The prediction has a mean pLDDT of 82. A computed fold for a 346-nucleotide part of an RNA from a Minisyncoccota bacterium, annotated as small-subunit ribosomal RNA, central domain. The source organism's lineage runs through Bacteria, Bacillati and Minisyncoccota. It matches the Rfam family "Bacterial small subunit ribosomal RNA". Gene Ontology terms of the family: structural constituent of ribosome and ribosome.
[in-house]
Context: one part of a larger RNA
Parts: sequence; structure tokens; C1' cells
RNA sequence: CUGGGCGUAAAGAGUGUCGUAGGCCGGUGUGCACGUGGCGGGUUUAAGCCUGGGGCUCAACUCCAGAACAGCUCGUCAUACGGCAUACCUUGAGUCUGCUAGAGGGAACUGGAAUUCUCUGUGGAGGGGUGAAAUCCGUAGAUAUAGAGAAGAACGCCAAUGGUGAAGACAGGUUCCUGGGGCAGUACUGACGCUGAUGAACGACAGCUAGGGGAGCGAAAGGGAUUAGAGACCCCUGUAGUCCUAGCCGUAAACUUUGCUCGCUAGGUGUCCGCAUUUAUGUGGAUGCCGUAAGCUAACGCGUUAAGCGAGCCGCCUGGGGAGUACGGCCGCAAGGCUAAAACUC
Repeated sequence: CUGGGCGUAAAGAGUGUCGUAGGCCGGUGUGCACGUGGCGGGUUUAAGCCUGGGGCUCAACUCCAGAACAGCUCGUCAUACGGCAUACCUUGAGUCUGCUAGAGGGAACUGGAAUUCUCUGUGGAGGGGUGAAAUCCGUAGAUAUAGAGAAGAACGCCAAUGGUGAAGACAGGUUCCUGGGGCAGUACUGACGCUGAUGAACGACAGCUAGGGGAGCGAAAGGGAUUAGAGACCCCUGUAGUCCUAGCCGUAAACUUUGCUCGCUAGGUGUCCGCAUUUAUGUGGAUGCCGUAAGCUAACGCGUUAAGCGAGCCGCCUGGGGAGUACGGCCGCAAGGCUAAAACUC
């Protein structure tokens, strides 16, 4: 010496949701002696290095002898640590009983407001739209207003810096099916654990296939304006789409730009869900803020929800451009996705 890193500089995979291999793993006793260590034997071409000595006048160089490191192997000893075997333990993990919160997921049924359309009544000249206008609608009666009916989509108030979920995400109401969480009891199992290459599953929007549906909105498209032009911003229309069912796609500023698990390290102040209660607290879980002790950071900032101090495991980075591209492979109906270079250039 045996690399440094990943919030914002390159770098945390969309999700640890399931899980294979592998890596890592709590406390006590006993045994074995596989790793490990001590001692001894064998073997490991020569040269070189190191030590002692010799030869060229010295040295470099060279010759002789020895030693050492280390590998393999045999014998023997040790048994702390790791391993294996066995017996046990309860704090990790899980189960049980009771209670509990929630837009967690799926299906069916259902409600009111609004919007648009249709019909009818009232009414009679405008309406709509904009910076201003025009296209547009309207005496074949619009806009407005009242009643009736139809349709589709979204759910005001409650509502919160609130809740749930692994993430994506989830919100009118009722019922059914169903996943996970928290607390209390401390009854049971007895390390059953953590992580997780490959893999599986899930995964917003847009997009695709088939069949429905289509109120409003609205890529494309048409028209009116604006403008030097206007392929735009503004306005009038408006098709895909947005919605449902079944199946694909598999991406995102999929962001906390912060992987998961465990332990440790002053606080203050809200919120949500429990439990105990001496009614003011205590205690457990979750979610925010403050700005602080220590500490960290290039700074910004982070700071018990760490970016602090440690441990285990995985993923990823290695100057900018070329390029997340080409080629090949795998996947996809396609769009494309995943994997992923080089020449050249600065």
C1' cells in the first nucleotide's frame, strides 16, 4: 500500500411486493478438529534477493556456502473465533386472543348538483367571444327563464401541512368478497432471521388490438384573429383520445433526484391511530415542522423519518460529445423497450 464514491457534481434499479442461488447472522453448554494457530518431518530446477566467505588492483561482475519467505503434504498439539453435530434459552422473527383506524384492492347496486342535447311554455333581438375583434349561433325565434325527458363523465361541502398502500396510486353513498397495519395481553413456536444476482408479479400518462360508449374537454384538422410571416400563443368548430370490458405496452422530473434491514447518538413543537391513566401526563406506532447539542457536508444543507456513528447484503458511477445511439440478442401487433459499444473529436 492492498481505491474513492452515488440528496444537488457521474452514480440508488419505478416498486424489496414474492423469492432461488449466494453472502451475512442472537444467547448458553457439550463434542468434533474442517477453517485457524504452534511445533516437527518431507518436498518445492537453477539463477536472483538476503547473510558469511573467496576471485578479478577496487567496484560493477562473478564463484562457494548458508539462510529466509511462501506453496503442497504428513505427523502432533491447541480450541478463543468461524464451521459442523447435538442439547437447551428468549430478547430477533413468527403465531394466538382481544381491541382498533384507514380515499388499501376487487365486484354489484345506487344518489344529487352541474353540463350538453330533445320536447313544451314565457319572451322578442340579440347572443357568444376578445386586449380589441372576427369566424360562429339567432326572427325557420337564439341567449335568458320555467317544466318534462335523455345521455355520459366527474364527485362540491366534509377536507386537513389529514389518512391508506411496496411503489404506481387511491375520494359521492350502500352491500358483498379481500390484502396489509397499529396497540394491549405476554399464552405458544424457539433463530424459524437479514439481504437478495437470475427470475416472477405489480407498475401514472400516452400509445396499440377487439368490442362497446361518447355529455364535457380535446392532439390532428378546418376557419377567425394576431403578425413581416404565425406551421403558435387568443377565439369559433372539431376527429382520435379521454370512459367501460378483455388483452398488450413497461416507460416518467416513476423525485424525498436520498436502496433495504439492524443497533447506537441532547432536544422543542404540531397532527393522526392506539393503550394506561394520578386528567395532567406517561407509553407504543405513524406523519410534519423548527432549528439545535454532538457529529457530518465542497457548500447548500442533513441532523432519532440522518446526509451522524457502526454492521450485513444488493444495485450503480469512473471526463464532455459521439450515445442511451449503431450492431447483435431478447421482448413487442406496432410504436418501441431492455441489454449496450467503437471510430472520431474536445